[in-house]
Context: one part of a larger RNA
Molecule: large-subunit ribosomal RNA, domain I
Organism: soil metagenome
RNA sequence: GGCAUCUGGUGAAUGCCUUGGCACCGAGAGGCGAUGAAGGACGUGGCACGCUGCGAAAAGCUCAGGCGAGAGGCGAGCGCUCGUGGACCCUGAGAUCUCCGAAUGGGGCAACCCACCGCUUUGGGCGGUAUCACAUGGUCAAUCCAUAGCCAUGUGAGGCGAACCCGGCGAACUGAACCAUCUCAGUAGCCGGAGGAAAGGACAUCAACAUGAGACUCCGCAAGUAGUGGCGAGCGAACGCGGACCAGGCCAGUGGCGUUUGGCGACGAACCGGAACCGUCUGGAAAGGCGGGCCAGAGCGGGUGACAGCCCCGUACGGGUAAGGGUUGCCAGACGUCCUCGAGUAGGGCGGGACACGAGAAAUCCUGUCUGAACGUGGGGGGACCACCCUCCAAGCCUAAGUACUCCUCGGUGACCGAUAGCGAACCAGUACCGUGAGGGAAAGGUGAAAAGCACCCCGUCGAGGGGAGUGAAACAGACCCUGCAACCGGAUGCCU
Numbered sequence: 001g002g003c004a005u006c007u008g009g010u011g012a013a014u015g016c017c018u019u020g021g022c023a024c025c026g027a028g029a030g031g032c033g034a035u036g037a038a039g040g041a042c043g044u045g046g047c048a049c050g051c052u053g054c055g056a057a058a059a060g061c062u063c064a065g066g067c068g069a070g071a072g073g074c075g076a077g078c079g080c081u082c083g084u085g086g087a088c089c090c091u092g093a094g095a096u097c098u099c100c101g102a103a104u105g106g107g108g109c110a111a112c113c114c115a116c117c118g119c120u121u122u123g124g125g126c127g128g129u130a131u132c133a134c135a136u137g138g139u140c141a142a143u144c145c146a147u148a149g150c151c152a153u154g155u156g157a158g159g160c161g162a163a164c165c166c167g168g169c170g171a172a173c174u175g176a177a178c179c180a181u182c183u184c185a186g187u188a189g190c191c192g193g194a195g196g197a198a199a200g201g202a203c204a205u206c207a208a209c210a211u212g213a214g215a216c217u218c219c220g221c222a223a224g225u226a227g228u229g230g231c232g233a234g235c236g237a238a239c240g241c242g243g244a245c246c247a248g249g250c251c252a253g254u255g256g257c258g259u260u261u262g263g264c265g266a267c268g269a270a271c272c273g274g275a276a277c278c279g280u281c282u283g284g285a286a287a288g289g290c291g292g293g294c295c296a297g298a299g300c301g302g303g304u305g306a307c308a309g310c311c312c313c314g315u316a317c318g319g320g321u322a323a324g325g326g327u328u329g330c331c332a333g334a335c336g337u338c339c340u341c342g343a344g345u346a347g348g349g350c351g352g353g354a355c356a357c358g359a360g361a362a363a364u365c366c367u368g369u370c371u372g373a374a375c376g377u378g379g380g381g382g383g384a385c386c387a388c389c390c391u392c393c394a395a396g397c398c399u400a401a402g403u404a405c406u407c408c409u410c411g412g413u414g415a416c417c418g419a420u421a422g423c424g425a426a427c428c429a430g431u432a433c434c435g436u437g438a439g440g441g442a443a444a445g446g447u448g449a450a451a452a453g454c455a456c457c458c459c460g461u462c463g464a465g466g467g468g469a470g471u472g473a474a475a476c477a478g479a480c481c482c483u484g485c486a487a488c489c490g491g492a493u494g495c496c497u
Base pairs, nucleotide, nucleotide: 001496002495003494004493005492006491007490008489009488015482016446017445020417021416022414023413024412025411026410027409028408029406030405031160032159039100040099041098042055043054044053046078047077050074051073061094062093063092064091065090066089070082071081072080105114106113107112115129116128117127118126119125131157132156133155134154135153136152137151138150139149164195165193166192167191168190169189175182179230205213206212217244218243219242220241221240227235228234248398249397250396251342255338256337257336258335259334260333261332262331263330264329265328271319272318273317277292278291279290280289281288293310294309295299301313302312303311347371348370349369350368351367352366353365354364357383378393379392380391381390382389433440434439453481456468457467458466459465
């Protein structure tokens, strides 16, 4: 030095675990905001760094309800307190609520600076003062009347929020094996607006040659059909049928619809009741083995020193309601709205757009521009157009349900994950860190049943670390703490060189 066996160090795989995720189901909620939101800054504790809570009344104050022995958040400790005269905690309703932020008195480099007016208990006091819209009132130019403008008062708006919805504007990559019409796609993106849904909606609709159907929305089929298409790539219906759901009203008055108030009925918080097990053996520990019982409208689940229906929390099933809130139905009242049947409309020309339909034989719908009827003896449609026939009545308004979505709450489920997985984040994570910025974005879980977290002694620098002792079932479970692979580095023994 090599090989082998044994034994260590390092290292973290693996196994087991789960407080966290993921997906879905049911129910709820579907908004918050000038009564100042979302989100923050700064404060706030006896000692107080962070998180949490709260706001100068500051881990809190008041009231009502619940609970019943402990409590002063995570969070131990020291100190000091509170509590059967009911604390802490939970539920509901109030009070307080600095500064920034739509931020709104003016300014500003957010959390800061500087004002004016009224009141005033003179205090570090209270209130008001943004803009826009609408309404009412006042005042009043050029300019006589008037108007614009200005001022005051009242009411409303503004901002935030995950997706869903309606509308406006609207790409390109891509596909066409190139590319221009076309496609991607009215998608992405931007903007406006609304609601718990939105939109649509009560036939100037379809159909068919018949004594037919009967709002709208959504799903299945019809059907990748009919069509459309550099007839390329592609795009792609409807009638009809089957389902889900079902609802019709109003335009001047005994009305509809909406909002709101009151009354009645149902639901509804914390929370309460809630059955039934012992002995023995092994063991550190019994829920395990053995033996004998019991309950069950409860053998879902979790915990307890190993695997518990009967130990604990619960579970089935029952109970509970002050205030506030929600839903539905009915009744009554108040307010608001609907403004009298639809003309610069229908139709036409030109130019565009939408319809599955690219101008096509192109009906139908919308309209930038120019035109422009009829008036029920009328008008629209039935895919150019005409006749006959059939059918409907535009140019006013409202309308639940079926449908879409899930930032959020509660309950539940999983041939979903189990710490390189599962959300980026199981852990003080949108953190540390990177970037001027927009933005990017981690790593990091596990002692033990219980801290019983090693008193005391020894070596050592009053270290680090270690050796005894002690605790514990175990300390090779000692906090770098379950298990502890491999790579890598040692030690011992044997053999070989």